About this RNA
The part of an RNA shown here (small-subunit ribosomal RNA, central domain) has 349 nucleotides and comes from a sediment metagenome.

[in-house]
Context: one part of a larger RNA
RNA sequence: UUGGGCGUAAAGGGCGCGUAGGCGGCAAUAUAAGUCUGAUGUGAAAGUGCGGAGCUUAACUCCGUAAAGCAUUGGAAACUGUAUGGCUUGAGGACAGGAGAGGAAAGUGGAAUUCCACGUGUAGCGGUGAAAUGCGUAGAGAUGUGGAGGAACACCAGUGGCGAAGGCGACUUUCUGGACUGUAACUGACGCUGAGGCGCGAAAGCGUGGGGAGCGAACAGGAUUAGAUACCCUGGUAGUCCUAGCCGUAAACGAUGGACACUAGGUGUCGGGGGUGUCGACUCCCUCGGUGCCGAAGCUAACGCAUUAAGUGUCCCGCCUGGGGAGUACGGCCGCAAGGCUAAAACUC
Numbered sequence: 001u002u003g004g005g006c007g008u009a010a011a012g013g014g015c016g017c018g019u020a021g022g023c024g025g026c027a028a029u030a031u032a033a034g035u036c037u038g039a040u041g042u043g044a045a046a047g048u049g050c051g052g053a054g055c056u057u058a059a060c061u062c063c064g065u066a067a068a069g070c071a072u073u074g075g076a077a078a079c080u081g082u083a084u085g086g087c088u089u090g091a092g093g094a095c096a097g098g099a100g101a102g103g104a105a106a107g108u109g110g111a112a113u114u115c116c117a118c119g120u121g122u123a124g125c126g127g128u129g130a131a132a133u134g135c136g137u138a139g140a141g142a143u144g145u146g147g148a149g150g151a152a153c154a155c156c157a158g159u160g161g162c163g164a165a166g167g168c169g170a171c172u173u174u175c176u177g178g179a180c181u182g183u184a185a186c187u188g189a190c191g192c193u194g195a196g197g198c199g200c201g202a203a204a205g206c207g208u209g210g211g212g213a214g215c216g217a218a219c220a221g222g223a224u225u226a227g228a229u230a231c232c233c234u235g236g237u238a239g240u241c242c243u244a245g246c247c248g249u250a251a252a253c254g255a256u257g258g259a260c261a262c263u264a265g266g267u268g269u270c271g272g273g274g275g276u277g278u279c280g281a282c283u284c285c286c287u288c289g290g291u292g293c294c295g296a297a298g299c300u301a302a303c304g305c306a307u308u309a310a311g312u313g314u315c316c317c318g319c320c321u322g323g324g325g326a327g328u329a330c331g332g333c334c335g336c337a338a339g340g341c342u343a344a345a346a347c348u349c
Stems, first nucleotide, its partner, number of pairs: 004320003007303002012317001014200004021193003025087002028084004033080002035076008049065006090190001091187002094183004102176007109153001114148007124135002161168002205246002209242002214240002219235004257316006265294011277282001298305002322349003331342004
């Protein structure tokens, strides 16, 4: 290797860009490296395998045959490769459109919480299962006016949209990425995947300088309880926010890698295009792209998946190999640190 797997049993890299490599559309011509075929040489003998002979058999002995590979040489040209010149369906570009919380920066807005000042006003407020701590006659809570400041953007809002993923929700402007639809005049295989590498990457955390309303690890107090280092309550520091950096991890999940092709349908919704009827709203039909639900065949251990496959195939990458020890030790690389990445063994069941 023949010959396994990765939704939930062990197993899809968090996500992208891309190097080497692997793989690669249609038709033609040439070539003959791979491939196929013939010949020759070699492939020691013995043995093994196959066919036969002798010995009554066997053992044994004898004869024959076969044999991968390698080298030389003659040929074949379908496939792979190479070379040349073509093609347009893959891919890309152009033009015309509309959709979108895609990204970055600057500015603006209203509601609410808290705080401050003043007015009205008086004895409670707050909180809970019930309470207490707490706040309040030094005038709280409630209510009115004015002001300050920070953070988040109700309704719209939707198995709605956008993004590669993480993720993205007030409004306006500027800069900017991608996808989709239509046209078919352009390029002409320019493609797919991608070990290393590079970049992005929630929250928490780290160091710098700001900011600090609300919330709130730690901490303090009050309760509960046998105890209560908790759940509940009153406070409250880091943090949460901004800045230029670091960290590089998550149940980073669809627990499902990417690309292409093929394989019944039904129903909703989002963004385009075409047609039909209508005064119009809109109805109906067709079509492309996205996103849901239900289901045929098929698949699956089952659950379930089912044109957004976990079906049928091809190509490339990653990963798994009993449980524990252990995602640990040691070593190396990275990091300011926390730690991350890579990654065993003894022993044991």
The coordinates come from a structure-prediction model, not an experiment, and the mean pLDDT is 85.